Predicted 3D model of a 1485-nucleotide RNA (small-subunit ribosomal RNA) from an uncultured prokaryote. Model confidence (mean pLDDT): 82 of 100.

[in-house]
RNA sequence: AGAGUUUGAUCCUGGCUCAGGAUGAACGCUAGCGGCAGGCCUAACACAUGCAAGUCGAGGGGUAACAUAGAGGAGCUUGCUUCUCUGAUGACGACCGGCGCACGGGUGCGUAACGCGUAUGCAACCUACCUCUUACUGGGGAAUAGCCCGGAGAAAUCCGGAUUAAUGCCCCCCAUGGUAUUUAUUAACCGCAUGGUUUUAUAAAUUAAAGAUUACGGUAAGAGAUGGGCAUGCGUCCUAUUAGCUAGAUGGUAAGGUAACGGCUUACCAUGGCAACGAUAGGUAGGGGGCCUGAGAGGGUGAUCCCCCACACUGGUACUGAGACACGGACCAGACUCCUACGGGAGGCAGCAGUGAGGAAUAUUGGGCAAUGGAGGCAACUCUGACCCAGCCAUGCCGCGUGCAGGAAGAAGGUUCUAUGGAUCGUAAACUGCUUUUAUUUGGGAAUAAACCUUUCUACGUGUAGAGAGCUGAAGGUACCAAACGAAUAAGCACCGGCUAACUCCGUGCCAGCAGCCGCGGUAAUACGGAGGGUGCAAGCGUUAUCCGGAAUCAUUGGGUUUAAAGGGUCCGCAGGCGGACGUAUAAGUCAGUGGUGAAAUCUCUCGGCUCAACCGAGAAACUGCCAUUGAUACUGUACGUCUUGAAUUCGGUCGAAGUGGGCGGAAUGUGUCAUGUAGCGGUGAAAUGCAUAGAUAUGACACAGAACACCGAUAGCGAAGGCAGCUCACUAGGCCUGAAUUGACGCUCAGGGACGAAAGCGUGGGGAGCGAACAGGAUUAGAUACCCUGGUAGUCCACGCCGUAAACUAUGAUUACUCGAUGUUGGCGAUACACAGUCAGUGUCUAAGGGAAACCGAUAAGUGAUCCACCGGGGGAGUACGAUCGCAAGGAUGAGACUCAAAUGAAUUGACGGGGGCCCGCACAAGCGGAGGACCAUGUGGUUUAAUUCUAUGAUACGCGAGGAACCUUACCUAGACUUAAAUGUAGAUUGUAGAGUAGAAAUAUUCUUUUCCUUCGGGACUAUUUACAAGGUGCUGCAUGGUUGUCGUCAGCUCGUGCCGUGAGGUGUCGGGUUAAGUCCCAUAACGAGCGCAACCCCUAUUCUUAGUUGCCAGCGGAUAAUGCCGGGGACUCUAGGAAAACUGCCAGCGUAAGCUGUGAGGAAGGUGGGGAUGACGUCAAAUCAGCACGGCCCUUACGUCUAGGGCUACACACGUGCUACAAUGGCCGGUACAGAGGGCAGCUACCACGUGAGUGGAUGCGAAUCUCCAAAGCCGGUCUCAGUUCGGAUCGAAGUCUGCAACUCGACUUCGUGAAGUUGGAUUCGCUAGUAAUCGUAUAUCAGCAAUGAUACGGUGAAUACGUUCCCGGGCCUUGUACACACCGCCCGUCGAACAAUGGAAGUCGGGUGUACCUAAAGUCGGUAACCGUAAGGAGCUGCCUAGGGUAAAAUCGAUGACUGGGGCUAAGUCGUAACAAGGUA
Repeated sequence: AGAGUUUGAUCCUGGCUCAGGAUGAACGCUAGCGGCAGGCCUAACACAUGCAAGUCGAGGGGUAACAUAGAGGAGCUUGCUUCUCUGAUGACGACCGGCGCACGGGUGCGUAACGCGUAUGCAACCUACCUCUUACUGGGGAAUAGCCCGGAGAAAUCCGGAUUAAUGCCCCCCAUGGUAUUUAUUAACCGCAUGGUUUUAUAAAUUAAAGAUUACGGUAAGAGAUGGGCAUGCGUCCUAUUAGCUAGAUGGUAAGGUAACGGCUUACCAUGGCAACGAUAGGUAGGGGGCCUGAGAGGGUGAUCCCCCACACUGGUACUGAGACACGGACCAGACUCCUACGGGAGGCAGCAGUGAGGAAUAUUGGGCAAUGGAGGCAACUCUGACCCAGCCAUGCCGCGUGCAGGAAGAAGGUUCUAUGGAUCGUAAACUGCUUUUAUUUGGGAAUAAACCUUUCUACGUGUAGAGAGCUGAAGGUACCAAACGAAUAAGCACCGGCUAACUCCGUGCCAGCAGCCGCGGUAAUACGGAGGGUGCAAGCGUUAUCCGGAAUCAUUGGGUUUAAAGGGUCCGCAGGCGGACGUAUAAGUCAGUGGUGAAAUCUCUCGGCUCAACCGAGAAACUGCCAUUGAUACUGUACGUCUUGAAUUCGGUCGAAGUGGGCGGAAUGUGUCAUGUAGCGGUGAAAUGCAUAGAUAUGACACAGAACACCGAUAGCGAAGGCAGCUCACUAGGCCUGAAUUGACGCUCAGGGACGAAAGCGUGGGGAGCGAACAGGAUUAGAUACCCUGGUAGUCCACGCCGUAAACUAUGAUUACUCGAUGUUGGCGAUACACAGUCAGUGUCUAAGGGAAACCGAUAAGUGAUCCACCGGGGGAGUACGAUCGCAAGGAUGAGACUCAAAUGAAUUGACGGGGGCCCGCACAAGCGGAGGACCAUGUGGUUUAAUUCUAUGAUACGCGAGGAACCUUACCUAGACUUAAAUGUAGAUUGUAGAGUAGAAAUAUUCUUUUCCUUCGGGACUAUUUACAAGGUGCUGCAUGGUUGUCGUCAGCUCGUGCCGUGAGGUGUCGGGUUAAGUCCCAUAACGAGCGCAACCCCUAUUCUUAGUUGCCAGCGGAUAAUGCCGGGGACUCUAGGAAAACUGCCAGCGUAAGCUGUGAGGAAGGUGGGGAUGACGUCAAAUCAGCACGGCCCUUACGUCUAGGGCUACACACGUGCUACAAUGGCCGGUACAGAGGGCAGCUACCACGUGAGUGGAUGCGAAUCUCCAAAGCCGGUCUCAGUUCGGAUCGAAGUCUGCAACUCGACUUCGUGAAGUUGGAUUCGCUAGUAAUCGUAUAUCAGCAAUGAUACGGUGAAUACGUUCCCGGGCCUUGUACACACCGCCCGUCGAACAAUGGAAGUCGGGUGUACCUAAAGUCGGUAACCGUAAGGAGCUGCCUAGGGUAAAAUCGAUGACUGGGGCUAAGUCGUAACAAGGUA
C1' cells in the first nucleotide's frame, strides 16, 4: 500500500466482499511447563449456611461463664476429688456510657442533569478526630438501664413494682472574660456591585465533667489542614413523522426556613420567563481519566485500576449525629419468602464464599492478619471476606521446551508418473556421537521484618529522642541452588480455484455436499469426501460475534449535482451568512510572552529491578485543554470621519407577439332560408356504419354563430418563469443606450414566509362553430374493451374562485471578477456615410487553452477564483405505508421501515439484429422452358406391427443418405442349440506327429476306424498339431472427452498482421471516401506505409495452329491382292494418338474518363474482354455429422454385452411424407427399312462366327490380358398403318409356361413367352431445376456383383431451344450508415394480470398489556403548625387536630406495544396460464 465482483470487451460512477488490528468473549479440535494479569457482559432475578464492625474495665453499676486465691462442708486411698460462699484478683456475658458504625467493600437501577469534565467564585457557608496559639476548668440535683420480684404471650417481645451508678442526663447560682451572637449609633479605610474590614462607645443574653497523681481529657476563641455544601461560564447522544412550553411559572416586597444564598416555602403585587443558536415531549444512556482503532483528523467504547455521581427488595419518611435522610439503623405502605399454638411475628448477599434460575458463557461455602491500610484502646491487644496469599480456568500477554551434530544402500513402506524405470516423503528414519533446559528423584534453602513491645545504654529538662540486643512469616520447605538419571517426559490446528502462501490421485456424479465475495458439483472436480504431498501459525490453531481500519462510501483535513444519485418550476424577501476604497480609535476574534491549572495511573523516552520478556519501579517529557495577565495591531469585527468605481435616482432617446381592459376586421368552418341541379355523397389499405329521391353531395346568393388569427415568420423579439402572434385605442410595467447631475455601499444571497405558476381537473354562472376523453356503431383481428372510419357527451371558450403539478429541460441555481480567436444576427451609440480594425446590451454557430468517464462544454463555460442557497450517498421495496398538514374533491407537500438482490447505472467500443436508410450481387424475383404436388409402380423415411422388424442420419445442411448392390453369407437383430478362448503373434512348460473314411445331428459339433513328417554325428534338432499360463475379444456407452474425414454459410469477398499515428481504454486508422471491377480487382484521394491468408494467376480437360514421333491408329498419292474390307508393300500428307511449343495481353483503333476502366455488330483472330468446364473452399460459424470405415481417452461385459451354427428378420402394412420411373398420347404408338458417337469394361472374363429355340438362352467354335479381338447405340431419316377413343394410348396386377445364376430362388431374385389389361384424359393450395452446347430429349458405359430387386449413383456422347424489360417486391449475401434495454447476440430481451409455495409488512370490528400526565375521592408513617380539660410544681409530654404526601380507588382522554376474523399491495421462487406493453420506426415513435 491494496485486491475480487456489473461488461463480449472498455472507462467511469457505485455498492457488496476480503486481506490488518483488537476483545471481560463463546464454540470446535488439541494440549508439556512457568511468570504476570483477568474472570456473571444475561435476571438491580430469588436466596439455604457461615463469615464481612466493632472496641474501650485506664468511664460506670456489677459478676452470668473461665481461672486464681481465701473460707466452710462432705467423701476418703491425708492430699486428692467434689459442693457452697466471698468481686478479693486476672478477667468478663448481658447492661448504662464514649468513639466508630456516613470509612472500607458492592452494583450501574435511575439520571440527558450543574450528574460529570474543565475553569472560576462564596464579601452567602459547615467541618468530629488531627496540628498550632490563647484562656479557663467552682458548686448542686433528679432519674434510668442492669440486678431483684410479679405478670402477659407459642414466640418475638412487652407490662408493672422496688432499688442503683456515671466521662449519661438535667437544673440553679457565683466569678471571669472574650477577638463569640444580636441591635443601634459614630468615624475611618477598602471593594465592580449587593457590600466588607477595623476601631470607638452603649445595652442584653450564654459556659464548664472526672481522677489520689501522671497520662488521656473537657470548655471558649482564633488559625491551619482535611473533608464537604452552594453558585456560575463553557463542553456533554438520537428523533422536528415532538413546535410551541410554563402558574411558584418569571420578577418584586415581607415573613418563615436552612450551615448557607435562593420561589426553598408562604402572603401580596406585577405579567413575565424559555424556544428554530431547537424550548417542550419521546427514546436511549451513569460521567470522566482512559481503552481499541486510525498517518492524522476522527470513529467506536467506558470490563479490570483511579476520581466523581447514583443506588442498597420497591416507594415514602424522618430520627440520631460533625457528617446520613444511613447496604449489614428506625418507622410506614407494597410485593415476595419463612415461623406460628392463627392471636401474631421475622427477613432483605448490587459485601466474601456459596445455591438455584437465566444464559453461548464467567471460579473456592480455602489460608492469614506475617505485611499495607482502617476502627477502638495509654498499651498489650481485639476486630477487619479491606487486604496479603493460595485454589480453579490456555481467558489474554510474555518466556521456555519437545533435542543437537553426523549419517545415501538416497533402505523398507506409503503416494504418484510419460510405469523394465523415475519422482516424492527424505538426512527424514535406522545407525554413531554429543547435550540435559524441562520432567522425575534426592539434598540444601531464602528475601519479603522493620517497627510496636521487652530489655540495656547515651543525651538532657524524668519525659522524649537516639543506639544495641531480643520477639513476630499465611504464602512455604515455595522461589532459588546443587547432584543423579537418561533423548529420556512433551505437537497440534487450519488451509492448499482466484483474492491468498500452498497440487496430485481415488470416490461421488447439480447427488452428497462446499461457500467470506466471485462461485464449485450434471462421469476425467487442484473448489465436495478420503489419501499422499505441500503452505501458514504453533501450545495453540480455527470458527462465530462485536468495534475501528481499508471506506476520500457523510469528504474540516478530504466528495459531488448536463447525461451516473443529486439545482428547488420562477421571482420577491425578514432572520442568518458574506460584503467596495482611504483614514483614525479600540483590541472582541487573531498572534506572542508570562503565571496558574490540566490528580495519580496510562501513552512516549531514558535509567533501573525480577536470568530475558511480559510485569514492576524511578526520572523526564507529554497531557495538543481551560483560566488569568502583559504586549503586538497586518487582517476580520466595532465606533467615527471621508470617497465614488458597486447599487440606486432624475433628464433625453429607443425597442418589443411584455401585461390588463375595450373596439374593429377578413378568410375558413358549421347551420338556416332561397335558387340551380340529379343520384349518389362520404370514407378507407379495402370496406362498412353514416347522409341522400321527404332531393343530399356540388354550385350561387343572403343571414347567423362561435372559435382561431394564413402569408409576413426567422437557431427573430419580449417576459422572472409559466408563457406571449389579426388591426387599433386606453392604462400599467420593463429592458437597453448616450451624456450630464444627485445619494454615498444604500450591496449579494436567502432557511422559514409570500406572490406568480402550462395542460388536465373541480365549483358557480354563461357560451358552444370546429375539434373531441367517455360512450355508440362500422371495420380489422384468433381475440381487438386499441390503432382506422362514422357519429358524439364532458371539456376546449368567457367571468369569478380553487388546484399547485409537468421531460415546469439549457435535464446546467443566483451574483460577481478573470481567461485566445473566427463568423452570423437583434436593439442602441459614434459617424455625412450602403466604409468601419469601433463600442454597450442581447441572441446563435465553430474553435485555442483549460476541463470532462466520455459524449461534449468552451466569455451565454461544464474553464480559473469568491459568496450564499438547494439537493445527493447502491438497486428494489417507494415517492409507497403511517403520522401530522394543505385541498370541495381529485390529490399535493413532508416522508420511512421490515424484507430482498450483488448488482442497478452513465458514456463510449466491437459485433449481431431491425416489419431503419443508402449502394451492390446471386436462376433471388421477373421473362421463359420443363417438372414435382393428382395416377400406377420403384425406392427411402416416419408411424404402426412384430420374437426381431439391427443401428445411424432427421430444417435449409436427414429421407434412391451410410448401402457403389440384405435369398445363405453380409448381419450388427430375434428364436433355438452349443463353446470358453476361434484367428494372429510371442514367451515358457508339457504332449504329439501329415492324412483319409464313416456314424449321429439342422449345422456347429461330438464320436469311431485306418494311417504315422523331415534332417541326423542317433545324443538330438527343425517343422506341424494339441494343451496349460500370460497377454484376448466386444458393430457395448460416450461425436458433449478426441484424432482424422465431411456437410453448410460459400467460390461469398472477405479475414488479419508489423511499424507508425489517434484514443485514459476497449478499440480505431490501414480495410474509410470518390470512381471501377466477377473480386479488399484496380486507380485517385488520404496518418498512414507495407505485408500475410483469401481473389486472380500458376495445374488439368476442351476449342486453333505448329513441331516431334508414327503402333495396335490413319490411307491422300504409288504399288500388290480380293467378291469386298488399310487386307498387304509402303507412306507421315490428313484424321487421330501423346509429348513439346505458340496463341489472348483491353495488346491495337475510336469515343468517354485525371486514372483505373467502360463502351463499340470496330479491326485482326480459332478464340475478346476471368473463351468454356474442372480441381482448388481464407479467418471462422453450426458443442453440425461420424466411437457402426479407421484410430483413440475414459466407463462397462468376461461360461458373456465374447465366439460358432441352423432357421427367421432387416422385404411386415389401415396410413403419412420425400426422391424417382412410366404414362395419360398424333411433335404420338406400332411395323418395316436405313445412318452416325463418345467413354468405359473384359481370362472363374468379353466372346465374333455357326447351329437350335418365338424368346430369355443353350450347344459348339475362334480371337483377345486388348488404339489389334470383343461388348456396343437410340432419338434421327425413309416408307406404311392407327384418327382422338380409356384407344393399336397406358402398362400395373394376376394366371400359365419357361430361362439363367447359385449349396439353396417358399418367405425373398432377375429375365423370357403367351394370356389378363387396373389407375390414369396433364394434376388444388403450393413448390423445384435451368441463362447455351445450357434446359429439354435420346440412348451408351462402368463400379458394386454368383445373380439381382438399377427406374438409383457415377460417367459418356447424339439431337438441341426459349427468355432476361428490369431490381419495386420474396429469399440469401456483401459494404457504408443509423437505432438498440440484444452479446448462449431477435429462435434475443422483456412486461402485467391470474394460479401455486414461502417469509416480511400496511389497514381492520375489536381484545390484551405497558409507561406517562390530568381531575376528583381517600390517605399510613412523618416533619411543621395549633391546642383549655389527661400527666407533670414547672419546663414539657400524652392525646386530639390542620396542611402536605408514598400508596390505593374512580373517570375521561392521549400515547406505545402485542394480538385479531377478514383484507391491501409489495418481495422472492426450475420448467404453470393468458396475451405481447417496452427495447429496432419494436411493427400506432